[in-house]
Context: one part of a larger RNA
RNA sequence: UUGGGCGUAAAGGGUACGUAGGCGGGUAAGCAAGUUAGAAGCGAAAUCCUAUAGCUCAACUAUAGUAAGCUUUUAAAACUGCUCAUCUUGAGGUAUGGAAGGGAAAGUGGAAUUCCUAGUGUAGCGGUGAAAUGCGCAGAUAUUAGGAGGAAUACCGGUGGCGAAGGCGACUUUCUGGCCAUAACCUGACGCUGAGGUACGAAAGCGUGGGUAGCAAACAGGAUUAGAUACCCCGGUAGUCCACGCCGUAAACGAUGAAUGCUAGAUGUGGGAGGUAUCGACCCCUUCCGUGUCGCAGCUAACGCAAUAAGCAUUCCACCUGGGGAGUACGGCCGCAAGGCUGAAACUC
Numbered sequence: 001u002u003g004g005g006c007g008u009a010a011a012g013g014g015u016a017c018g019u020a021g022g023c024g025g026g027u028a029a030g031c032a033a034g035u036u037a038g039a040a041g042c043g044a045a046a047u048c049c050u051a052u053a054g055c056u057c058a059a060c061u062a063u064a065g066u067a068a069g070c071u072u073u074u075a076a077a078a079c080u081g082c083u084c085a086u087c088u089u090g091a092g093g094u095a096u097g098g099a100a101g102g103g104a105a106a107g108u109g110g111a112a113u114u115c116c117u118a119g120u121g122u123a124g125c126g127g128u129g130a131a132a133u134g135c136g137c138a139g140a141u142a143u144u145a146g147g148a149g150g151a152a153u154a155c156c157g158g159u160g161g162c163g164a165a166g167g168c169g170a171c172u173u174u175c176u177g178g179c180c181a182u183a184a185c186c187u188g189a190c191g192c193u194g195a196g197g198u199a200c201g202a203a204a205g206c207g208u209g210g211g212u213a214g215c216a217a218a219c220a221g222g223a224u225u226a227g228a229u230a231c232c233c234c235g236g237u238a239g240u241c242c243a244c245g246c247c248g249u250a251a252a253c254g255a256u257g258a259a260u261g262c263u264a265g266a267u268g269u270g271g272g273a274g275g276u277a278u279c280g281a282c283c284c285c286u287u288c289c290g291u292g293u294c295g296c297a298g299c300u301a302a303c304g305c306a307a308u309a310a311g312c313a314u315u316c317c318a319c320c321u322g323g324g325g326a327g328u329a330c331g332g333c334c335g336c337a338a339g340g341c342u343g344a345a346a347c348u349c
Base pairs, nucleotide, nucleotide: 004320005319007303008302012317014200015199016198017197021193022192023191025087026086027085029083030082031081033080034079035076036075037074038073039072040071041070042069049065050064051063052062053061054060090190091187092186093185094183095182096181097180098179102176103175104174105173106172107171108170109153114148115147116146117145118144119143120142124135125134161168162167205246206245207244208243209242210241214240215239219235221233222232257316258315259314260313261312262311265294266293267292268291269290270289271288272287273286274285275284298305299304322349323348324347331342332341333340334339
């Protein structure tokens, strides 16, 4: 490479936007590049292949035949393509409603921890399996009042909501993105995917400047233990928080790429619309979008998946090809660094 694969065996890029490229809805007309059919020329000989024949066979030799492909030409017009016209179901817009922890900034609360001040009060508190280190007569713990400051937002809260993913939870205001339903008014294929590229991207970490209540790597002490560089306890610094700038990785997971169509049902739940009924709300029925559970066909090595597919199909991208060596070395690119991305071989089983 071909083939086969990618939930768990190796394998889906962390996520999106999007360039090139690939692929692409219905109808009518035209062109004839691809396509199909015919004809002609070239396709040297030998060789190869097929058939027949000649050396007694064979090797060997002879004769005849076969070919993609290229060029020219004639024709066809179904399919692809191109041109032109047109359509509305894909896509987008508009109008009217709707739900939400989607994002950014500013502001404001209440509970709790800690600390400070003052009052009451007296000998313990704290901690553990048990203790000790620790705190406390310089008045702790407990309790009352006041104050300071930082961080997080109990209940509501829900296999509930929103977001492309990472993720998002007190309240108010401002700015801002997406989504859903209904109407079927407008545009008229404007679409899908997406190598490179760009943007976003938990935690930890890094730079500069702030902040620091609680928690807490490192560190120190007390225990435990044969030892204990741990698990437990008393402390405690980076960090955790904010602003700006880097880093660019995670079991970044649904270990399941994106898009479209089709293929039994049952039952929860969130957001709409319509209907039936009704005084009205509920209930009930239908339908769209989301999110769960169960389950048929089918699939699967099995587990299981099963309209949110791992079923049946199509398009595009990423990736895999025995284990170790190794996500290492070397080189390149990126980074302040830590390191990241790309990514072998020898050797060995």
Predicted 3D model of a 349-nucleotide part of an RNA (small-subunit ribosomal RNA, central domain) from an uncultured bacterium. Its mean pLDDT, the model's own confidence on a scale to 100, is 85. Rfam family: Bacterial small subunit ribosomal RNA. Its family is annotated with structural constituent of ribosome and ribosome in the Gene Ontology.